[in-house]
RNA sequence: GCGGAGGGCCGGAUGGCCGCGUGAGGCCCUUGGGCCUUGCGAGGAAAGUCCGGACUCCACAAGGCAACGGUGCCGGGUAACGCCCGGGAGGAUCCGGUGGGAAACCGCCGGUUUCGACGGAAAGCGCCACAGAGAACAAACCGCCCUCGCUUGCGGGGGCAAGGGUGAAAAGGUGGGGUAAGAGCCCACCGGGGGGCUGGCAACAGCACCUGCAUGGCAAGCCCCACCGGGAGCAAUGCCGAAUAGGGAUCGUGCGCGGGCUGGUCGGGCAACCGAUACCGCCGCAGGGCCGCCUUGGCCCCGGCGAUCCGGGUUGGCAGCUAGAGCCUGUGGGCAACCGCAGGCCCAGAGGAAUGGUCAUCGGCCGCGGGGCGACCCGUGGUUACAGAAUCCGGCUUACAGGCCCUUCGCGCGC
Numbered sequence: 001g002c003g004g005a006g007g008g009c010c011g012g013a014u015g016g017c018c019g020c021g022u023g024a025g026g027c028c029c030u031u032g033g034g035c036c037u038u039g040c041g042a043g044g045a046a047a048g049u050c051c052g053g054a055c056u057c058c059a060c061a062a063g064g065c066a067a068c069g070g071u072g073c074c075g076g077g078u079a080a081c082g083c084c085c086g087g088g089a090g091g092a093u094c095c096g097g098u099g100g101g102a103a104a105c106c107g108c109c110g111g112u113u114u115c116g117a118c119g120g121a122a123a124g125c126g127c128c129a130c131a132g133a134g135a136a137c138a139a140a141c142c143g144c145c146c147u148c149g150c151u152u153g154c155g156g157g158g159g160c161a162a163g164g165g166u167g168a169a170a171a172g173g174u175g176g177g178g179u180a181a182g183a184g185c186c187c188a189c190c191g192g193g194g195g196g197c198u199g200g201c202a203a204c205a206g207c208a209c210c211u212g213c214a215u216g217g218c219a220a221g222c223c224c225c226a227c228c229g230g231g232a233g234c235a236a237u238g239c240c241g242a243a244u245a246g247g248g249a250u251c252g253u254g255c256g257c258g259g260g261c262u263g264g265u266c267g268g269g270c271a272a273c274c275g276a277u278a279c280c281g282c283c284g285c286a287g288g289g290c291c292g293c294c295u296u297g298g299c300c301c302c303g304g305c306g307a308u309c310c311g312g313g314u315u316g317g318c319a320g321c322u323a324g325a326g327c328c329u330g331u332g333g334g335c336a337a338c339c340g341c342a343g344g345c346c347c348a349g350a351g352g353a354a355u356g357g358u359c360a361u362c363g364g365c366c367g368c369g370g371g372g373c374g375a376c377c378c379g380u381g382g383u384u385a386c387a388g389a390a391u392c393c394g395g396c397u398u399a400c401a402g403g404c405c406c407u408u409c410g411c412g413c414g415c
Stems, first nucleotide, its partner, number of pairs: 001411010012362007020041010043386001047397002050395005055233004068229005073087005088118001090115003094111007119224002124222002126218003141164002143160008172190006191213001192211003196207004237319004247310007254302001255303001256285004261281001263280002265276004287301005326345008363384009
């Protein structure tokens, strides 16, 4: 210098002109607007709405059990989390050492980097494709060994499971002894199981002892165990509330009430006809009851109308609404996530929604031309992403032109 991997940060700058939204102040007219001045005006993801909360309303004595949903190694952080930090065990990759082997390669030990839904498979059920002889109380295709027979490389009987082959996975691994051939058959080391000691808050690790040790994988299949969990969401929710319609109360006024009646109308029936009566028409009587009766008067009940008042409520207005688990700087604690203290700052609040456009100069990147040994310089053209707050906050995930920094690996060049 180039390239790969991991992590962090930025995500154009300044000025002019023309615009947009909103707060404050001033002036003008007419409630509502107009003009002027001034302040403020998107993001690292404002996105997906996946997880956790704040806040609000609804439901709910308390506790347990069941169902349903979620989470799942350990410790810490946090308001909380399925998030973050640190650790443990495991997988993969590469490097080194070592045993076997002619080699390919395989096993073991140590280290580097990295990955993640990482409780339980000796509680039970279920499943394990294809290939393969055999996929879970093992099995015998090739093969090895013994034996018998003969046609001398095949057949019969028996033993074995080391080697080969299949597979994601083949019933511990490596080496040695042993054997007819073999085998935890025996031995050493590694692995597994058991109880113990030591270290660690813990996950877990180490050590010695006992035990030759059939007891595979999948829980992102059911299931078991432990822990957590009421529902809806700012279109939550609260306040104000004109006209019209509807509800209630008071006062005034009987303004009406009754009859299905050869009408109208509606329903049923093929029809004659039967039924209904809110409305129009017709006919009758004029509110009903009580105060013994009559008149006056009073009280109660009932339908309509009018006036006044009250309450609910649609459009609308106000609140919720942004000063907060806030940001910056310094400092202390902690490996870190993060926490404490001190000082400073105010950083859109909004309603289907403003935050933009253009020009100039300077940047970044790319192409072309020229100059220079070179770093680079000059000219010219193009390009400058993803995206758009809507109650707020903590995370995760996804999108992103271009650039900067740190760690690490490989290659090349110079000293």